[in-house]
Lysine riboswitch aptamer from Paucisalibacillus globulus DSM 18846, 180 nucleotides, folded computationally. The sequence was found by an Rfam model in a public genome assembly. Its mean pLDDT, the model's own confidence on a scale to 100, is 77. Lineage of the source: Bacteria > Bacillati > Bacillota > Bacilli > Paucisalibacillus globulus.
């Protein structure tokens, strides 16, 4: 004086992504309950327990009484930019008990997505035609790369265009590490 850029810190994208609250509406005059009737032995996915002839499951009928969870809009707040989200696998919890389903939650599990946005499709979720989800197509946008065009003092650096890549990325500033 060069090189490279372990690790740290800090920061961009934007109709950016998540989390709590509180109200409105929907579920819904539905489940339940309660009064009547009708019938007459089972009762939930299975098995056992509970319950049931004091009439259960079940149907109908009511000037009777009546929800919640989940999603969703708005508004406050908050915490971040693998923010999240999805998907596999493991362990835990929920309900009378077991299992099988399903639902939460965790994880230094396996894998995908850079970001939102239109439109479509799905036998998934959902009450719903809402919203979500997972597919596929469009351009939109941010980042880095290459190439070309232009300003500008060759460089450098901005500007437009075009192509193509991921977010363990970029950018900034520290900085370990090589050689001399």
């Nucleotide at each position: 004086c060069g090189a490279u850029g372990a690790g740290g810190u800090a920061g961009a994208g934007g109709u950016g992504c998540g989390g709590a609250u509180a109200a409105u509406a929907u579920u819904a005059g539905u489940a339940a309950g309660c009064a009547g009737u009708a019938g007459g032995a089972g009762u939930a996915u299975g098995a056992c327990a509970u319950c049931g002839u004091u009439g259960a499951u079940u149907a109908c009928u009511g000037u009777c009484u009546g929800a919640a969870a989940g999603g969703a809009u708005u508004a406050u707040u908050u915490g971040c930019c693998g923010a999240a989200g999805c998907u596999u696998a493991a362990u835990g919890a929920a309900g009378g008990u077991c299992a099988a389903a399903u639902u939460c939650a965790u994880u230094u599990u396996u894998g995908c997505u850079g970001g939102g946005g239109u439109g479509u499709c799905u036998a998934c979720u959902g009450a719903a035609u809402a919203a979500g989800a997972g597919g596929c197509a469009c351009a939109c946008u941010g980042u880095c790369a290459u190439g070309c065009u232009u300003a500008u003092u060759u460089u450098u650096u901005g500007u437009g265009c075009a192509u193509g890549g991921a977010g363990a990325a970029c950018u900034a500033c520290u900085g370990a590490u090589c050689a001399g």